RNA sequence: GGGGCUGGUCGGGCGACCGCGACGUCGCGUCUUCGGGCGCGGUGUCGAGGAAGGUCCGGGCUCCGCAGGGCAGGGCGGUGGGUAACACCCACCCGGGGCAACCCGCGGGAAAGUGCCACAGAGAACAAACCGCCGGCUCGUGCUCCGUCGGUCGAGCUAGUCGAGACCGUCGGGACCACGAGUCGGUAAGGGUGAAACGGUGGUGUAAGAGACCACCAGCGGCCCGGGCGACCGGGUCGGCUCGGCAAACCCCGCCCGGAGCAAGGUCGAACAGCGCACGUCCGAGGGCGGCCCGCCCGAGUGCGCGGGUGGACCGCACGAGGCCGCCGGCAACGACGGUCCGAGAUGGAUGGUCGCCGAACGGUGCGCCGCAAGGCGCCCGGGAACAGAACCCGGCCUACAGACCAGCCCCUCCG
RNA sequence: GCCCCCGUAGCUCAGCUGGAUAGAGCGACAGACUUCUAAUCUGUUGGUCGCAGGUUCGAAUCCUGCCGGGGGCG
Numbered sequence: 001g002g003g004g005c006u007g008g009u010c011g012g013g014c015g016a017c018c019g020c021g022a023c024g025u026c027g028c029g030u031c032u033u034c035g036g037g038c039g040c041g042g043u044g045u046c047g048a049g050g051a052a053g054g055u056c057c058g059g060g061c062u063c064c065g066c067a068g069g070g071c072a073g074g075g076c077g078g079u080g081g082g083u084a085a086c087a088c089c090c091a092c093c094c095g096g097g098g099c100a101a102c103c104c105g106c107g108g109g110a111a112a113g114u115g116c117c118a119c120a121g122a123g124a125a126c127a128a129a130c131c132g133c134c135g136g137c138u139c140g141u142g143c144u145c146c147g148u149c150g151g152u153c154g155a156g157c158u159a160g161u162c163g164a165g166a167c168c169g170u171c172g173g174g175a176c177c178a179c180g181a182g183u184c185g186g187u188a189a190g191g192g193u194g195a196a197a198c199g200g201u202g203g204u205g206u207a208a209g210a211g212a213c214c215a216c217c218a219g220c221g222g223c224c225c226g227g228g229c230g231a232c233c234g235g236g237u238c239g240g241c242u243c244g245g246c247a248a249a250c251c252c253c254g255c256c257c258g259g260a261g262c263a264a265g266g267u268c269g270a271a272c273a274g275c276g277c278a279c280g281u282c283c284g285a286g287g288g289c290g291g292c293c294c295g296c297c298c299g300a301g302u303g304c305g306c307g308g309g310u311g312g313a314c315c316g317c318a319c320g321a322g323g324c325c326g327c328c329g330g331c332a333a334c335g336a337c338g339g340u341c342c343g344a345g346a347u348g349g350a351u352g353g354u355c356g357c358c359g360a361a362c363g364g365u366g367c368g369c370c371g372c373a374a375g376g377c378g379c380c381c382g383g384g385a386a387c388a389g390a391a392c393c394c395g396g397c398c399u400a401c402a403g404a405c406c407a408g409c410c411c412c413u414c415c416g
Numbered sequence: 417g418c419c420c421c422c423g424u425a426g427c428u429c430a431g432c433u434g435g436a437u438a439g440a441g442c443g444a445c446a447g448a449c450u451u452c453u454a455a456u457c458u459g460u461u462g463g464u465c466g467c468a469g470g471u472u473c474g475a476a477u478c479c480u481g482c483c484g485g486g487g488g489c490g
Stems, first nucleotide, its partner, number of pairs: 001412010012358007020047012049387001053398002056396005061261004073257005078092005093107001094105004108252002113250002115246003130191002132187011145173003149169005156162001157160001199217006218242002220239008265315004274306006286298004322341005328335002362382003366379005417489007426442004435473001443461006466482005
């Protein structure tokens, strides 16, 4: 200098003006049971997120249910730890990938049972005989042999119609051997098919072969020893045990789970209707005329109480498994202690708009410098900020996201 | 707030207890019949099985996460 891996932080800034919501405070108006409520205006403070999202898990909280246990149903699944809990997190083990940093794994059981394994292939799960290899039997052919007959040659001497033996041909025969065909068997070494074919190499052995047997290697299982809390790892020994895959197929094993959800749930409670009591209907309850009396006007119902809990209001509801800092324990997740801070709360649902300055990404056929080059740096011009948005709260997971910054580590290359 | 279902050819649907060329009807195109059209007959056509990842020898089918649409209850 280049490439890469992991973890974390932030995710436009400043100012002015106009708005919106909540709370406090002040003023005015209005109502009042005199506590206060409501409306308007001024003023002060605060006002989205790392995912507020999807609603996929786990809890808190609330109501209902519940002696205890089981069935059904659902979820989880290496080991140890963390936690309120988890399907989350941390560390480790095993397997896989990468030169490495590091990453990935729904990671119990297929030697409990059932099921499936298409096509191809002879055979697909206590396997199978298509080719090949080997053996038996039958048939055929050939070589060779034997016999018969005919012919040719012919050692030999008794010299012959003698003749050992050799060769050629005809016919017949069958033992061995070789080849071919058929058939009955053996064989899983070799070929070929497939995603997958019942350990590998060498030898013994055999008719040919085969873990059939032997040596070594690989795997599996039992036992023993050592290390580790454990998953597991290392070593020894025994057993020829060689046993396919799929459980994100049924299933088996172990562990966990009662149901519903803030429209949970609770408190207060209009109006109308109902019930009860009281007063009253010309001997006038009650109301109006700004407070009282007189007076005037209207006038048949009025007032109080009760239960239920509708419209509605309030609580739940913002101090919580909370944030930040320090220190201690722990490899870490996390936990203990001390200090400090209080940062939204709507209910048709607020957090926005305009302007100015600055501005990352990005674009430029602009300029300059460096470099062999790819390219890099600086200036100038343009450009203007991703995904998204609380609704009872919290811990996670997953998904979306323009980009910026920080830290650690690995590999390659160059220079000293 | 709590849940459920669906997505396959241009359209409507099968297939979804895994098995290889993914089918059917309508449609479209071409031909036949007809003077022409319709109907009818014959042939052809056309699929990222919503998307991505995983399990498996193999995925439209099984699992997970997204995207889109529809519905139910309070």
Molecule: RNase P RNA; transfer RNA
Organism: Nocardioidaceae bacterium